[in-house]
């Protein structure tokens, strides 16, 4: 390089949660780390000086599939 394979936004259904959101099923807009981690920034929520959500917002850390020569 090629080929194989992977993940799954919006939306719909069910469930959980106070909420942001999350889980399962369907579904594909996209993704070469769209695998994992809230460490820095950022956004967001609530019963707000505390406790949470987002890794498919950016940075950082860790780990990793195929692969000719």
């Nucleotide at each position: 390089a090629a080929a194989a394979g992977g993940c799954a936004a919006a939306c719909c259904u069910c469930u959980u949660g106070a909420g942001a959101a999350a889980g399962a099923g369907g579904g594909a807009c996209g993704c070469a780390a769209a695998g994992c981690c809230a460490c820095g920034g950022g956004a967001c929520u609530c019963u707000c000086u505390g406790a949470g959500u987002c890794a498919g917002c950016c940075g950082g850390g860790c780990c990793g599939c195929c692969g000719a020569a």
Description:
A computed fold for a 69-nucleotide RNA from a soil metagenome, annotated as c-di-GMP-I riboswitch aptamer. RNAcentral holds the sequence, with entries from MGnify.